[in-house]
Context: one part of a larger RNA
RNA sequence: GGAUGAAUGCUUGAGGCAUGCUUAACACAUGCAAGUCAGAUGGGAAGUGAUGUUUUUAGUAGCAAACGGGUGAGUAACACAUAAGAACUUGUCAUUGGGAAGGAAAUAAUAAUUGAAAAAGGUUGCUAAUACCCUAUAGGUUGAGGAGCAAAAGGAGGAAUAUGCCUAACAAGGAGCUCGCAUCUGAUUAGCUAGUUGGUGAGGUAAUAGCUUACAAAGACGAUAAUCAAUAGUUGAUCUGAGAGGAUGAUCAGCCACACUAGGAUUGAGACAUGAUCCAGACUCUUAUGGGAGGCAGUAGUGGCAAAUUUUUUGCAAUGGGCAGAAGUUUGAUGAAGUAAUGUUGCAUGGAGGUAGAAGGCCUAUGAGUUGUGAACUUAUUUUCUCGAAGAAGAAACAAUGAUGGUAUCUGAGGAAUAAGCAUCAGCUAAUUCUAUGCUCAUAGUCUUGAUAAGACAGAAGAUGCAAGUGUUCUCU
Numbered sequence: 001g002g003a004u005g006a007a008u009g010c011u012u013g014a015g016g017c018a019u020g021c022u023u024a025a026c027a028c029a030u031g032c033a034a035g036u037c038a039g040a041u042g043g044g045a046a047g048u049g050a051u052g053u054u055u056u057u058a059g060u061a062g063c064a065a066a067c068g069g070g071u072g073a074g075u076a077a078c079a080c081a082u083a084a085g086a087a088c089u090u091g092u093c094a095u096u097g098g099g100a101a102g103g104a105a106a107u108a109a110u111a112a113u114u115g116a117a118a119a120a121g122g123u124u125g126c127u128a129a130u131a132c133c134c135u136a137u138a139g140g141u142u143g144a145g146g147a148g149c150a151a152a153a154g155g156a157g158g159a160a161u162a163u164g165c166c167u168a169a170c171a172a173g174g175a176g177c178u179c180g181c182a183u184c185u186g187a188u189u190a191g192c193u194a195g196u197u198g199g200u201g202a203g204g205u206a207a208u209a210g211c212u213u214a215c216a217a218a219g220a221c222g223a224u225a226a227u228c229a230a231u232a233g234u235u236g237a238u239c240u241g242a243g244a245g246g247a248u249g250a251u252c253a254g255c256c257a258c259a260c261u262a263g264g265a266u267u268g269a270g271a272c273a274u275g276a277u278c279c280a281g282a283c284u285c286u287u288a289u290g291g292g293a294g295g296c297a298g299u300a301g302u303g304g305c306a307a308a309u310u311u312u313u314u315g316c317a318a319u320g321g322g323c324a325g326a327a328g329u330u331u332g333a334u335g336a337a338g339u340a341a342u343g344u345u346g347c348a349u350g351g352a353g354g355u356a357g358a359a360g361g362c363c364u365a366u367g368a369g370u371u372g373u374g375a376a377c378u379u380a381u382u383u384u385c386u387c388g389a390a391g392a393a394g395a396a397a398c399a400a401u402g403a404u405g406g407u408a409u410c411u412g413a414g415g416a417a418u419a420a421g422c423a424u425c426a427g428c429u430a431a432u433u434c435u436a437u438g439c440u441c442a443u444a445g446u447c448u449u450g451a452u453a454a455g456a457c458a459g460a461a462g463a464u465g466c467a468a469g470u471g472u473u474c475u476c477u
Base pairs, nucleotide, nucleotide: 001477002476003475006473007472008471009470010469013347015345016344017343018342019340020339026303027302028301030300031299032298035063036062040060041059043057044056045055046054070258071257072256082180084178085177089174090173095169096168097167098166099165101135102134103133111124112123113122114121140149141148142147154163156161185229186228191221193219196218197217199215200214201213202212203211233255234254235253236252237248238247239246240245260281261280263278264277283294284293285292286291311337313336314335315334319333320331321330322329323328351379352378353377360371361370362369385414386413387412388411390409394404421466422465423464424463425462427446428445432461433460434459435458442449
């Protein structure tokens, strides 16, 4: 000099675009953040004099909830990066074949009853399905062969038809697994390991494998740094540097890990599951003391820690996701607004003329000099500002649909009107004089300065630098 997710002193006109708990993965009041489908299904309710049509919905069933959003605690290892591989799986979507034949038993809701402080239930009886089960069949699969094993579902419509279901193959994209190389510090850590290292049999997995187990063997790793300890998510990238390098890993994007702490499984194509479940623990709330309820590292917000980081706002109009045949519905993803000079970028605080070089200030050798064309004054203008009028794009294939927003923009009127500070001035380092003080008060990045004429302290005047900022401090280079 450059840089920052910065902090802080003084100061502050208005925009655009970004960014905003780096500390306690500390504890959390309250609201919201994952639903949808009545064209799978039996009911209830509303409405009607009644039927039909219609509307609505607690339950069963389906799909989704494994995405999206957050955080970086753990992790020094196939976790990430890069380059390969074989033994494996894949809901939905795309492509191509084949198929859907018979039958049975339940159950929720509802009803009755019962016991509970509550949460949550118990018993009896009724009923449906694209829920569940059995039989049959099979270009699948196992096997040398004989032979064995395993599927299905309908609904809508007047119909055409499209849609859903089962099965096989294949692609795309995704997930799991293996491996070469590579990834910070310490030897004041030198030995380490017993399912440990490989084999055989058995089990197990979607799949390979000591993944698990029985048996026999005694191996495996290590100064090319094992083991142990400390620290740490990683990469694309970011900052700096001429480069080589050094440092960092906020925002954005990819991967990984985690969801109060520790452990386990269920469902499912996919989880060992942040707003599912079980057990134990700590903590909080509640209770009739028998027992229950909870998990913001989602979005706002609160307390606390701290030098330090925003609103308990708005809309699904757009983009994207879920469900649905569709209309649609839902979405704290996301689009917006609010807040902070936190950063960056552009603009303004005026322009032209104006010497009696006015008054006042400072200085002085008392002649003058300087502040200074600066002001006053004259003249024109209106970026901004104030008050009015009009008023978007973003909306997609006709129409309709805009949170933002009466915003941006445009136009009329008004009047120079509404808008400059901070630091420094001995040298390094651009910019000096006077007064006061008298090793006092103080200054200070460094050298130092201050002892009665201080260009270094304090005030004033002037000057210099940068400018809506400017100084200081931490950290990196």

The part of an RNA shown here (small-subunit ribosomal RNA, 5' domain) has 477 nucleotides and comes from Ensete ventricosum. The full RNA is in RNAcentral, with records from SILVA. Its Rfam family is "Bacterial small subunit ribosomal RNA". Rfam links the family to the GO terms structural constituent of ribosome and ribosome.